Model confidence (mean pLDDT): 81 of 100. A computed fold for a 74-nucleotide RNA from Halomonas halmophila, annotated as transfer RNA. NCBI's taxonomy places the organism under Bacteria, Gammaproteobacteria, Oceanospirillales, Halomonadaceae, Halomonas. Its Rfam family is "tRNA". Rfam classes the family as a transfer RNA. From the family's description: Transfer RNA (tRNA) molecules are approximately 80 nucleotides in length. Its family is annotated with triplet codon-amino acid adaptor activity in the Gene Ontology. It was read from a public genome assembly.
[in-house]
RNA sequence: GGGCCUAUAGCUCAGUUGGUUAGAGCAGGGGACUCAUAAUCCCUUGGUCGGCGGUUCGAGUCCGCCUGGGCCCA
Numbered sequence: 001g002g003g004c005c006u007a008u009a010g011c012u013c014a015g016u017u018g019g020u021u022a023g024a025g026c027a028g029g030g031g032a033c034u035c036a037u038a039a040u041c042c043c044u045u046g047g048u049c050g051g052c053g054g055u056u057c058g059a060g061u062c063c064g065c066c067u068g069g070g071c072c073c074a
Stems, first nucleotide, its partner, number of pairs: 001073007010026004019057001028044005050066005
């Protein structure tokens, strides 16, 4: 220098052919149970979906560029 993959909650990850509320587990907060703790159960907080543009009636999803991470070639 060139190519490919990847970026969604504090962490690990889903998210259908683009479609009207963005989710799960763990973690955090509150409660139940217990003499108490753990475990278990119930409720709950937390996201401008890496950034900037574009396409579209509509983008987490499609396209371009940039940034971070990983891999390959030279």